[in-house]
Molecule: small-subunit ribosomal RNA
Organism: Candidatus Uhrbacteria bacterium CG_4_9_14_3_um_filter_50_9
RNA sequence: AUGAGAGUUUGAUCCUGGCUCAGGAUGAACGCUGGCGGCAUGUCUAAGGCAUGCAAGUUGAACGAAACACCUUCCUUCGGGAAGUUGAAAAGUGGCAAACGGGAGAGUAACACAUUGGUAACCUACCUCGAACUCGUGAAUAGCCCGUGGAAACGCGGAGUAAUACACGAUAUUGAUGGGGGGACUUCGGUCAUUCCCAUUGAAAGAUUUAUCGGUUCGAGAGGGGCCUAUGUUCUAUCAGCUUGUUGGUGAGGUAAAAGCUCACCAAGGCUACGACGGAUACCGGGCGUGAGAGCGUGGCCCGGCUCACUGGGACUGAGACACGGCCCAGACUCCUACGGGAGGCUGCAGUCAAGAAUCUUCCGCAAUGCACGAAAGUGUGACGGAGCAAUGCCGCGUGGUGGAUGAAGGCCUUCGGGUCGUAAACACCUUUUAUGAGGGACGAACAAAUGACGGUACCUCAAGAAUCAGGGGCUGCUAAUCACGUGCCAGCAGCAGCGGUAAUACGUGAGCCCCAAGCGUUAUCCGGAUUUAUUGGGCGUAAAGGGUCCGUAGGUGGUCUCGUUAGUCAUAUGUUAAAUCUUCAGGCUCAACCUGGAGGCCGCGUGUGAUACUGCGAGACUAGAGGACGGGAGAGGCAGACGGAAUUGUUGGUGUAGCGGUAAAAUGCGUUAAUAUCAACAAGAACACCAAAGGCGAAGGCAGUCUGCUGGAACGAUCCUGACACUGAGGGACGAAAGCGUGGGUAGCGAAUGGGAUUAGAUACCCCAGUAGUCCACGCCGUAAACGAUGAGUGCUAGGUUUUGGGAGUUUCGACCCUCUCAGAGCCGGUUAACCAAGCUAACGCGUUAAGCACUCCGCCUGGGUAGUACGAGCGCAAGCUUAAAACCUAAAGGAAUAGACGGGGACCCGCACAAGCGGUGGAGCGUGCGGUUUAAUUCGAUGCUAAGCGAGGAACCUUACCUGGGCUUGAAAAAUAGCUGCAAACCAUCCGAAAGGAAGGUCGCUUUCGAAGGUGCUAUUUAGGUGCUGCAUGGUUGUCGUCAGCUCGUGGCGUGAGCUGUUCCCUUAAGUGGGGUAACGAGCGCAACCCUUAUCUGAUGUUACAAGUGUCAUCAGAGACUGCCCGGGCAACCGGGAGGAAGGUGAGGAUGACGUCAAAUCAGCAUGGCCCUUACGUCCAGGGCGACACGCGCGCUACAAUGGCCAGUACAAUGGGCAGCCAACCCGCAAGGGGGAGCUAAUCCUAUAAAGCUGGUCCCAGUUCGGAUUGAGGUCUGCAACUCGACCUCAUGAAGAUGGAAUCGCUAGUAACGGCGGAUCAGCCACGCCGCCGUGAAUACGUUCUCGGGUCUUGUACUCACCGCCCGUCACGUCAAGAGAGUUGGUAACACCCGAACGUCGCCGUAGGGCGGCGGAAGGUGGGAUCGAUGAUAGGGACGAAGUCGUAACAAGGCACCCGUAGCGGAAGCUGUGGGUGGAUCACCUCCUUU
Repeated sequence: AUGAGAGUUUGAUCCUGGCUCAGGAUGAACGCUGGCGGCAUGUCUAAGGCAUGCAAGUUGAACGAAACACCUUCCUUCGGGAAGUUGAAAAGUGGCAAACGGGAGAGUAACACAUUGGUAACCUACCUCGAACUCGUGAAUAGCCCGUGGAAACGCGGAGUAAUACACGAUAUUGAUGGGGGGACUUCGGUCAUUCCCAUUGAAAGAUUUAUCGGUUCGAGAGGGGCCUAUGUUCUAUCAGCUUGUUGGUGAGGUAAAAGCUCACCAAGGCUACGACGGAUACCGGGCGUGAGAGCGUGGCCCGGCUCACUGGGACUGAGACACGGCCCAGACUCCUACGGGAGGCUGCAGUCAAGAAUCUUCCGCAAUGCACGAAAGUGUGACGGAGCAAUGCCGCGUGGUGGAUGAAGGCCUUCGGGUCGUAAACACCUUUUAUGAGGGACGAACAAAUGACGGUACCUCAAGAAUCAGGGGCUGCUAAUCACGUGCCAGCAGCAGCGGUAAUACGUGAGCCCCAAGCGUUAUCCGGAUUUAUUGGGCGUAAAGGGUCCGUAGGUGGUCUCGUUAGUCAUAUGUUAAAUCUUCAGGCUCAACCUGGAGGCCGCGUGUGAUACUGCGAGACUAGAGGACGGGAGAGGCAGACGGAAUUGUUGGUGUAGCGGUAAAAUGCGUUAAUAUCAACAAGAACACCAAAGGCGAAGGCAGUCUGCUGGAACGAUCCUGACACUGAGGGACGAAAGCGUGGGUAGCGAAUGGGAUUAGAUACCCCAGUAGUCCACGCCGUAAACGAUGAGUGCUAGGUUUUGGGAGUUUCGACCCUCUCAGAGCCGGUUAACCAAGCUAACGCGUUAAGCACUCCGCCUGGGUAGUACGAGCGCAAGCUUAAAACCUAAAGGAAUAGACGGGGACCCGCACAAGCGGUGGAGCGUGCGGUUUAAUUCGAUGCUAAGCGAGGAACCUUACCUGGGCUUGAAAAAUAGCUGCAAACCAUCCGAAAGGAAGGUCGCUUUCGAAGGUGCUAUUUAGGUGCUGCAUGGUUGUCGUCAGCUCGUGGCGUGAGCUGUUCCCUUAAGUGGGGUAACGAGCGCAACCCUUAUCUGAUGUUACAAGUGUCAUCAGAGACUGCCCGGGCAACCGGGAGGAAGGUGAGGAUGACGUCAAAUCAGCAUGGCCCUUACGUCCAGGGCGACACGCGCGCUACAAUGGCCAGUACAAUGGGCAGCCAACCCGCAAGGGGGAGCUAAUCCUAUAAAGCUGGUCCCAGUUCGGAUUGAGGUCUGCAACUCGACCUCAUGAAGAUGGAAUCGCUAGUAACGGCGGAUCAGCCACGCCGCCGUGAAUACGUUCUCGGGUCUUGUACUCACCGCCCGUCACGUCAAGAGAGUUGGUAACACCCGAACGUCGCCGUAGGGCGGCGGAAGGUGGGAUCGAUGAUAGGGACGAAGUCGUAACAAGGCACCCGUAGCGGAAGCUGUGGGUGGAUCACCUCCUUU
C1' cells in the first nucleotide's frame, strides 16, 4: 500500500450456470465537432515493386607526375616561356575506415534469448602501460605518354616511373616449434611458478622538423568477441516411436579454439510418456497494459542480444564479414542496347505506386552530442540537432468577471391559474489570459578568439477591444438525467433485459435536463469484474462431473526408535542481477506532462559460513500396519458329474359328448376324422413351489431342487512367526447382465419378425389366436446397460438406541434356552395424543460410525445449452458396432431443489333436487313466440355453452325506427354567444304544384318603448350544432356467473437462507372458518349468523267506508312470544337424539341482503365519457315499404291426444290489484262481440267482478269420437287519420295433425309439485298462450352416497403458470445458413529416389609455370512415386433456423399400454414389440420393524 457490484432462466424462491454491463488501456481507425501552447508518437497491411536526390569517406605531415591560382626572379618574337615559394586539389598508387552508425522482424521452438557458471580449449586492429629494436639491398607496377578494340560497360598492347606498396639478407636473451632435467599441485589426462639446457625458426618504414608522429618484436591491461555447461522458454498425442555421421572409439584432416566439425576403419549404440520425432504458431529479454495479489495478455517507441539485406549458393580481403549502399555463380524481375552484349537491388532519409479502416516533408543544419580519417586546421556524416504535417496520445490554458427581475420578447409545457429556459439575455461597470499589432530580446558556445540550423524563437513591455474561440453523447432498468407532438409490430431502436399492434419517459422531432469537454461518441483488441480453470481460490448423491469391477507396472504417498549425512529446508555474509522503466526524496522548465540528481527496489542465480526440528538418503533396531502358521464353524461363492418330484406340451389307450377356448365384449382358432373334460401309461425339454426373510455369499456382473468330487475368498478364537514386506494406481491385464454374431447340437413352454381376428377415422400398436429366429447346451467372439447406493479406493477420529446373520466369551444348566459383554457383516430410527434421532454438513431434498461430518494419501472425471457421444482420423471387432473424440454454426438460457396455485381418464372426506326414490313435463303433433340459416331494396342493431335464444322489447299497422326506396333542407329539427341587416310582433285566413315534407305566390292583422333600432321576432355571417357512426380490448356506471358456495385476508409472534408456512391443519360438531377440544400461536377484519320486511299465535289501543249484532271477523298501530329456556339419555365440551308445554321447536316459513376474486363475461343502442371518423351528410324532414319474408334447424311455451274426461243444467267458496281523456252499475237492444244508457266512484264506501277447478244431476260409451281444435269460407263488432301488406274479438260453417311421443333431457322435498282460475304493468287497440303477482284444491318419495354434474377441505404426481381449450415429439413440403462425405479437378509445404550440375572447395595428373585436364562434394533445375495442408466439385445424407403449412399424439397426471437404459427386429412418422436391467413410477392392499402408553 491492499479486494464494491448489477441485469437476465421462475407465477414467486433458493442454488447451479452461462451471457451482458459499469473500470482501465491502445503505434489505433471511423462519425460529428475543432481555439492555443508544451512534451511525446506516427505503414500494425504487401520482407510487394520502385523514378529522383542524398545516406562513407578521409589522408599532400606515405607517393610520383601533370594541370590551376597568387607572388618573386629570369628570358621574350610581348603572344608567352622557364625556375622557385605558397595555396588548393580532380584522378591514381599506398594507409586507415568501410564488419560501426542507420533499417527491418522474413526465418528461427534453437545454447536464438535470459539468468548462472566455465574456457587450463581461444582470438583481439585502433587505445593505455612496460621492455627491447628500427641495419642493409633489390625487382616491379598504376597514374602519365603512344597505339588500338567496343554502341556502351569495359578493355588490350608498347615505353618509362615513386613510395610507409612488394621482395631478399643481417640481428633477436624474450616469441613460436621440438626434445630433455628438477620443484609444487593433480581429477593421474595434465597444469602451474617459471627455472635450467639444447636444436630449428621469425622483424622493421619512414614523414616533417627538432620536437613529435610513426614502424617492428615480446609481455600486461581495458574494452570487444568465439566456444561450452546448468536452469527457464507457446499449442498439439486425432503426431508414439525417432535416428546411420546416427552414438561411441582409434587415426588423420581442419579451426583462433574443444568437438563427427570432416574423412577412413571398428563397435552398435543414442533419444523417448519428466513427451523423443512430427505438425502449427512465434525473434527473445529489460519492460509495457491490467490486476489487491497470484496471475493473464503483450513485446510498437527507448535499451541489450539475435537474425536478415531481391531469392538461393559460395568464397575473397581483413584484427574482425561469409560483408545492406564489396566480389563470383545460378534464378526471378526491371532497365539500356548499334542485338554483338551490358546495368540494377530504398527491410538507410525524404518521396512514389500498390495494398489497406489506416500512419507524415522529395525541409534546415553539421551550431551542439557522437563517429571515421587526419599531426592539425579541417573534411564527411538523412547518425544526430531542429523545424514542418496529423487532436494520434499525455499535460496545461482559454472562450470572460461582477451586478442586473418587468422574472422582457420568443420557444416549450400547462390542471389555463401558471411553470420553465432564467441572472440566462438586454443593460451598467470591470478585466485582457489567449489571439492581433508594435518595441525589446536570450540560455543552449564547450574552447583564448571566432562559431547558432532552431530563430528575431522562448521570454519581457506596451496598445486596442468582450473583443477572436463549444461541441459531442445520453435521459426504460442496469445508469446521472423527462415532457410534448408525429408514427401505429409500420418506420425504426437495441450492450443485455427488451421497446413499437392509436394515449411510446425506449422509434423520429422539439423543449428541458444529465455527463464529459477541444473534444465527445462508436468500433476493434487486451486485462479486470470472472472464485467462470479455483496455487492463493471451485467442484463430482439429485444441477456438468466416480472409470462397470478387480489385479497390478511406472509414479505419488507412507508406522515407532537410535546414529550418521546436510540434498531439500532455515539463518547470515558476499558477488551478480546493464542503463532506462518502477517507488520515494529533492531539483529544473511560471505549474503540469517532461527532464535531472540521490536513495530504495528489481521477489533470480552463484559462493562461503552456520542450524539440524521436519522430509530425503545411508546404517541399525522394534511390533501397534501388513502377511503367515494352527483350530472349529457359516454361506444360492465357482466348476464338474449323478439323481429327483410337481407342472406344461405331445403321443397311445380307456370313459364321455358338443362344445371348447378367448375377451370389457367378440372374432380368428380348435372340435362329430370325437375336441375341451377325465383316468392310466409313455416321451421330451426347460425351470426348481413351499422353506424365503430388511436373509446369506461374491470384486463387480451375478448366484437358489438334492447329493458327491475339486476349488477361491471372508469372519471368529488363542498363541507363535516374519519385521513396514504398506496404500493408491496413469498406461497394461483379467472378469464383465441381456441382446447380438460364428460353428455344431437341442427345442416342452415362452416368444422379436411374420400371418390372421378384433378395436379404431386410421391402428404397421395396446387385446386375442397362431408362430420363426431366439431363449437351453458346447466351443469361440462381442465388451455394452438407469453395469445405480446415480455416492472411487484406503486409513484414523466424532453420542446413542434397536432388529437381524455368523463367530467367541461369561453366567447358568446334566446339556441347553434365556440374559450380559464383544468382534465382523446386513437394515432401520417414519406416522401417531405426549419426549427425541446429538453434533456437524447441505441450495434444498436429505446424509448422519456403512457420512454426503472432521482430516490425510492416491486415482478418475467436470467447466452454459444445442450441434454430439456426432463428423474426420486412429485402434479393436466376422459383423452389429465399441473406444478415443472435435469444429463451423445456432442460442439467453438449458438445469437442480423446494413454494403457491391450476390440472389429472390420482386418492380420501364432506355438501347440493347432484344422483338415487317419486310426481309432472320437454324431445313426436298443431299453433304462438324468440334465434340461426336462407331470401330481400331493406328484412335495423345487440345478446351466442352453462351465464344468448317469450333476452334488451313491461305492447313494431303510422309513430316507435335506428333499416330500404323515393322526394326535400343545409348554421340546419332543437340550444347558446357575438355582429350586421330587414321589416315588423305574434297570429289568422286562404290559392297553386305535390303523396307529404317542402316550394311558390297572396290576404287580414299589424307589438312594447324611457324613442336609443333598446327588447322581442325573422334573415345573413362567425363561433358552433348534430351523428342509434367505430372502438365494452381506452373507460365510468350497471349487470350476469361461480354462489347465499363458506370461504377470503390482516396485525403481532413463531418456523424456514428464501418464495412461503403457521394461524385457516387435526378431532368432534354445524346449514355455516357455526361452535368446542387440542395446538407456536394469540387476536382481528370482510363474509356466515343476527339486526330489516312479510307471514303464522296472543294481548292492548283505535275503529271510518268493514260487520245484522259485538267481548267476535276484519283493518291500522303498538307490544308479547322461541331462548336448546325445561326434562331424560349420550358426549370432556360444543352439540346430538328423544320428550313436555306451546299457535309455532331447534335457522318456524318466505324475502331483502351476494366476501376476496374469476370469465379483457355483457352493455359506447338506456345514460355518461377519452380517442378516431362524417359535416349540401354517416346530420335532418316527409311518404311508402321493411323489422311480420320461408325449403329448413334449434330454444321457450300454449292446446291436445280424452271417461280422474267432453258437453248440458243447477249450485258453493277467494285473494292480490286497478280506476277520472278512467272504471263503468241498474235497465233496454243484439245469439254474440258489442250498442244504447246514464246512477255511483278521485275509491275498506262505487265499478271492474260471474272466480274456476269443486259439488249435485243428466248425457256421451272408447271411436280420430259429442276427443282435438288447426286451417279455410261467409257475415259482423271495436279501437284508431288509417286494420291490404300487418290488429283483436264475435257468430255460422269447415273440422287438419294428433291415439301419450326415439336417442336424450328439465323442474320439484310441503302448503312444495301438480291442477284451477283471478289481477296488474306496458297500452288508442293488440298479435299476452309472455312477464310480474294473487288466491283455491292439494300429493308422492328420499334406502342411501357406488355412479353423473357442480362445489369445499386435505393429500399425491406434474416437463402446466395465457395454468389441460396447457405443454409438447418426429416424418413430410418450402426457404436460408454452416460443416462433413464425394467421381474428381487444382494449388501450397517439407522430404525421398534418380538425372544434370554453375561459382566455389578439395584431391590427383600434366605443364612452356600464364595454366590445362580429370575425380568427389555442390545451389538452382528436371523426372518419379508417395506424405501432408488448403481451394473447388455434379450428387446424396444429416444439422440449425424460419409465418398461424401437412400427418399423426410419442412424452409431461397412472398422459389414458407407467416411464427410462442397453440391445435386436420391424414400421410414413413420432414409435411399437421381444429380452435383461433401473425407479428418476401413481394407486390400493398386505407384510415387517421402531418409540411411548